This is a predicted structure of a 106-nucleotide RNA (Glycine riboswitch aptamer) from a Dehalococcoidia bacterium. The coordinates come from a structure-prediction model, not an experiment, and the mean pLDDT is 77. The organism belongs to Dehalococcoidia, within Bacteria. Its Rfam family is "Glycine riboswitch aptamer". About the family: This family represents the bacterial glycine riboswitch. A reference for the family is Mandal et al. (2004), "A glycine-dependent riboswitch that uses cooperative binding to control gene expression", Science.
RNA sequence: GUGACUUACGGUAGGAGAUGCCUCAUACGGGGAGCCGAAGGGGCAAGAGACAAGUUGUCGGUUUGAGGUCUUGAAACUCUCAGGCAAAGGGACUACCGUGAGUGGA
Numbered sequence: 001g002u003g004a005c006u007u008a009c010g011g012u013a014g015g016a017g018a019u020g021c022c023u024c025a026u027a028c029g030g031g032g033a034g035c036c037g038a039a040g041g042g043g044c045a046a047g048a049g050a051c052a053a054g055u056u057g058u059c060g061g062u063u064u065g066a067g068g069u070c071u072u073g074a075a076a077c078u079c080u081c082a083g084g085c086a087a088a089g090g091g092a093c094u095a096c097c098g099u100g101a102g103u104g105g106a
Base pairs, nucleotide, nucleotide: 004103005102006101007100008099009098010097011096012095013094014093019033021032022031023030024029034085035084036083040081041079042078043077047072048071049070050069051068
């Protein structure tokens, strides 16, 4: 000690969906009902690991199959808690740029 890669943050650009409802009565507010999924959050499949039980002429050990329990286990799937359903704002994600840290060592 470059490029590259990983990760976090920031900047710029893009960025969906869902009430033409009822009511209060004046405030782009409150309540009700309906709805959306792409802030955030929750759930799980295959697989992996562990454990108990069982099997043998006796004891000990080892191994194997099926089933059982537990742990782990992804999402743009799913739930709709939160959030949202004019505009604004927010917005997963994508691209580019930058900064910090790490890997690495041209």